[in-house]
RNA sequence: GGUAGAGGUUGCGUAAAUCAUUAGUAUUCCACAGGAUGUGGCAGACACAGAUGAUGGUGGAGGAAAGGGAGGCACGCCGAAAGGACACAUAUUCUGUGGAUGUGUGCUUGGGCGCAAGCUUAAUAGGCUUGUGACUGUCAUUCCGGUGUGGAAUGGGGAGCUAUC
Numbered sequence: 001g002g003u004a005g006a007g008g009u010u011g012c013g014u015a016a017a018u019c020a021u022u023a024g025u026a027u028u029c030c031a032c033a034g035g036a037u038g039u040g041g042c043a044g045a046c047a048c049a050g051a052u053g054a055u056g057g058u059g060g061a062g063g064a065a066a067g068g069g070a071g072g073c074a075c076g077c078c079g080a081a082a083g084g085a086c087a088c089a090u091a092u093u094c095u096g097u098g099g100a101u102g103u104g105u106g107c108u109u110g111g112g113c114g115c116a117a118g119c120u121u122a123a124u125a126g127g128c129u130u131g132u133g134a135c136u137g138u139c140a141u142u143c144c145g146g147u148g149u150g151g152a153a154u155g156g157g158g159a160g161c162u163a164u165c
Base pairs, nucleotide, nucleotide: 001165002164003163004162005161008078011077012076013075014074018070019069028061029060030059031058032057037049038048039047040046041097042096043095044094045093081109082108083107085105086104087103088102089101090100110136111135113133114132115131116130117129118128119127120126138156139155140154141153142152143151144150
């Protein structure tokens, strides 16, 4: 260097369908009152709509979706995957900025769970980051036992560990 594996049945991720939530919300129409602003993520410009009545309010009719979630099936796997930094590109009226998507570079994290704080979200669900707690897997050192290969303590990390060529 190549190949093949292990951690868990709450390992990681993905697609479709179903279900709940989002929500009787958004949008649309009608009526009433009212009287000048509203839309394009945010700001400026510009454009469009508006006294033939804007935004918003009350009542009535009708009424979603996306993202996220749950369980089961299926598929791909074991840096599986996740995060954040920089650069470039795409779309959004122009500029700036922010967000979304994609590509590339390099950095961090062994894994799941509980708790706390912060961010995100409709959400107390979920996700992410940081800290912390025990558990677990693996390796190293030391000790006990020594037939098994088990147990304890300390420490390290996946660029690792085991087997094999």